[in-house]
Description:
This is a predicted structure of a 117-nucleotide RNA (c-di-AMP riboswitch aptamer (ydaO/yuaA leader)) from a soil metagenome. Rfam family: c-di-AMP riboswitch aptamer (ydaO/yuaA leader). Its family is annotated with cyclic-di-AMP binding and regulation of gene expression in the Gene Ontology. Rfam's curators write: This family represents a conserved RNA structure found upstream of the ydaO and yuaA genes in Bacillus subtilis and related genes in other bacteria. The model forms 92% of the base pairs in the Rfam consensus.
């Protein structure tokens, strides 16, 4: 001084911290949609992280899809996971509830080139 990511800035701390803003995610009507929900193939969220061969022992190869220092375009490169509700949840105005971690790079370098700005 920057990347990914909602995860940032302020006020306020005498003790607990609290609290505002932004910026995210959840649940919630009609009306429309669906209906394998009821010891079932249960189902549902977050998030880009699916889905499909092969293999068999978890592993290669690919893939929807994400990202790489204003932004497009073309090329390169990289990811392509985890995890959480707990039998319940489409949508969905009012209303309602909650999240701001974590991981990395750099020190005139910012993946190349073109075009805008």
């Nucleotide at each position: 001084c920057g990347c990914c990511u909602a995860a940032u800035c302020g006020c306020u701390a005498a003790c607990c911290u609290g609290u505002g803003a932004a910026c995210c995610g959840g649940g919630g009507a009609a009306c429309c949609a669906u209906c394998g929900u009821u010891u079932u193939u249960g189902g549902g969220g977050u998030g880009a992280g699916u889905c499909c061969g092969c293999a068999u022992c978890a592993g290669c190869g690919g893939u929807a899809g994400g990202g790489a220092g204003c932004u497009u375009c073309c090329g390169u490169c990289c990811c392509g996971a985890a995890c959480c509700c707990g039998u319940c949840a489409g949508c969905u105005a009012a209303c309602c509830c909650g999240g701001u971690c974590g991981g990395c790079g750099g020190c005139u370098g910012a993946c190349g080139g073109a075009a805008g700005g």